[in-house]
Context: one part of a larger RNA
RNA sequence: GAUUGAACGCUGGCGGCAUGCCUAACACAUGCAAGUCGAACGGAAACAGGACGCUAUGAUCUCUUCGGAGUGAAUUUGUCGCUGUCGAGUGGCGGACGGGUGAGUAAUGCAUAGGAAUUUGCCUUGAAGUGGGGGAUAGCCCGGAGAAAUCCGGAUUAAUACCGCAUAUGCUCUACGGAGCAAAGUGGGCCUCUGAUUUGAGCUCAUGCUUUGAGAUAAGCCUAUGUCGGAUUAGCUUGUUGGUAGGGUAAAAGCCUACCAAGGCGACGAUCCGUAGCUGGUUUGAGAGGAUGAUCAGCCACACUGGGACUGAGACACGGCCCAGACUCCUACGGGAGGCAGCAGUGGGGAAUAUUGGACAAUGGGCGCAAGCCUGAUCCAGCAAUGCCGCGUGUGUGAAGAAGGCCUGCGGGUUGUAAAGCACUUUUAUCGGGAAAGAAAUCCUUAGGGUUAAUAACCCUGGGGCUUGACGGUACCCGAGGAAUAAGCACCGGCUAACUCAGUGCCAGCAGCCGCGGUAAUACUGAGGGUGCAAGCGUUAAUC
Numbered sequence: 001g002a003u004u005g006a007a008c009g010c011u012g013g014c015g016g017c018a019u020g021c022c023u024a025a026c027a028c029a030u031g032c033a034a035g036u037c038g039a040a041c042g043g044a045a046a047c048a049g050g051a052c053g054c055u056a057u058g059a060u061c062u063c064u065u066c067g068g069a070g071u072g073a074a075u076u077u078g079u080c081g082c083u084g085u086c087g088a089g090u091g092g093c094g095g096a097c098g099g100g101u102g103a104g105u106a107a108u109g110c111a112u113a114g115g116a117a118u119u120u121g122c123c124u125u126g127a128a129g130u131g132g133g134g135g136a137u138a139g140c141c142c143g144g145a146g147a148a149a150u151c152c153g154g155a156u157u158a159a160u161a162c163c164g165c166a167u168a169u170g171c172u173c174u175a176c177g178g179a180g181c182a183a184a185g186u187g188g189g190c191c192u193c194u195g196a197u198u199u200g201a202g203c204u205c206a207u208g209c210u211u212u213g214a215g216a217u218a219a220g221c222c223u224a225u226g227u228c229g230g231a232u233u234a235g236c237u238u239g240u241u242g243g244u245a246g247g248g249u250a251a252a253a254g255c256c257u258a259c260c261a262a263g264g265c266g267a268c269g270a271u272c273c274g275u276a277g278c279u280g281g282u283u284u285g286a287g288a289g290g291a292u293g294a295u296c297a298g299c300c301a302c303a304c305u306g307g308g309a310c311u312g313a314g315a316c317a318c319g320g321c322c323c324a325g326a327c328u329c330c331u332a333c334g335g336g337a338g339g340c341a342g343c344a345g346u347g348g349g350g351a352a353u354a355u356u357g358g359a360c361a362a363u364g365g366g367c368g369c370a371a372g373c374c375u376g377a378u379c380c381a382g383c384a385a386u387g388c389c390g391c392g393u394g395u396g397u398g399a400a401g402a403a404g405g406c407c408u409g410c411g412g413g414u415u416g417u418a419a420a421g422c423a424c425u426u427u428u429a430u431c432g433g434g435a436a437a438g439a440a441a442u443c444c445u446u447a448g449g450g451u452u453a454a455u456a457a458c459c460c461u462g463g464g465g466c467u468u469g470a471c472g473g474u475a476c477c478c479g480a481g482g483a484a485u486a487a488g489c490a491c492c493g494g495c496u497a498a499c500u501c502a503g504u505g506c507c508a509g510c511a512g513c514c515g516c517g518g519u520a521a522u523a524c525u526g527a528g529g530g531u532g533c534a535a536g537c538g539u540u541a542a543u544c
Base pairs, nucleotide, nucleotide: 001544002543003542004541006540007539008538009537010536013391014390015389016388017387018386019384020383021349026347027346028345030344031343032342035093036092037091040090041089043086044085047084048083049082050080051079052078053077056075057074061070062069063068100302101301102300109227110226111225112224113223114222115221118219119218123215124214125213126212127211128210129209130208131165133163134162141154142153143152144151145150170181171180172179173178185207186206187205188204189203190202192201193200228274229273230272235265236264237263240262241261242260243259244258245257246256247255277299278298279297280296281292282291283290284289304325305324306323307322308321327338328337329336330335355381357380358379359378363377364375365374366373367372394424395423396422397421404415405414406413407412430480431479432478433477434476438471443465444464445463446462447461448460449459450458488533489532490531491530492529493514494513495512499528500527501526502525503524509516510515
């Protein structure tokens, strides 16, 4: 000099863009952060509509012998899943993504370059199929146990849940004779037949399902090279190194087991100890190099601590399960519940780090045919001079060189065109008015094409139309008035730009180094003046 996720002191006008627990991977109150699908299913707790019926009140209208009789809107109440929808439940897909943290890890990691013995839901593109049956079970109902969490028994029921049978283009195994292996439906439209108000068969379209080939994407595995310090760590190793056989995995392999051999690594640093997530990058430097790994991006690891598997295409799974442990909470003492290193927020630690905010409008994700629902991802707003960048705090004129301050050799000098005064301007702030882009779609309608028996439905392309903005009446623009709303901090002995006076008297103090202070201190304290930066300035810490 440059730099910082900085902190502290003094000070502080505005805007834009970034950034914000580096410490206790310490403990957590509360709310939210992963749901969705009724176009898989049985159904109907809630809301709304409809149909039907009952009890009571009874507007209106008709008749009337004025006593009343009939009609019956509306209210009350019940039934029906009929319609829109839908709590709980079965089932499917997603909870393996997204988000957080860096404890562990010195190599099962990461970076670069290669490799072969593998799997891959959803997606794309081929080939073939989708036949015919069965038994359960949740829910609901009944009964029971328990304080609760929850659980048990009985009866009954559905499916795209589950299980046989058939078939096998194929796939797997094979002793080449053969053997084994599937599936599920749902929704829309409509000529024809049955029916004649409903329906069933049929046709067709869409979407599913099963087997299999290829691709894409994603993931697992192997090899080489590189990857901090310590020798005051020199020897380490028995599944250890290799082979055979068997097992195991999606897959190679001591990955595991039995047997056999006695190997394997190491001064080119094994083993042990300490420290540490790695990289793209960041920072400094002319470079070489050094230091570093916040934000953003890629990979890895972890989810109270330790262990384990289940489900699944994918996990040994942050907001899943089981066991053990520590801690916290509830309890009727028998037994239960929990996991913020998600977003906010609290306590604690600390020099130190923000709101228990808004919205799904955009981008993206999950589910769904879709409408849509969910989304603390994300987009925004709030707080903080934490950083970078930009703007402003006026401009011109103005000598009687005013007053006041300070210095003085008492003549004057300086503050100083500085102020006042005069003439202007109005950025910013304030008030008033106007006012975007971020929105393209979905949806509706229509033309052409495809499909089809079809002018229906569905799909593709194009035209037209309606609607959708958290930010926010925000950015931006116009107007109003008025210099009005806005300057500090450090330093002035040398290094190092900038000097005098007063006080103090080796005291009080200063100090980065040299050093200053013991009565004339440009070095302490104050004042005047000056210098440097400026909404900042200085100090401390850290790196080059």
Molecule: small-subunit ribosomal RNA, 5' domain
Organism: metagenome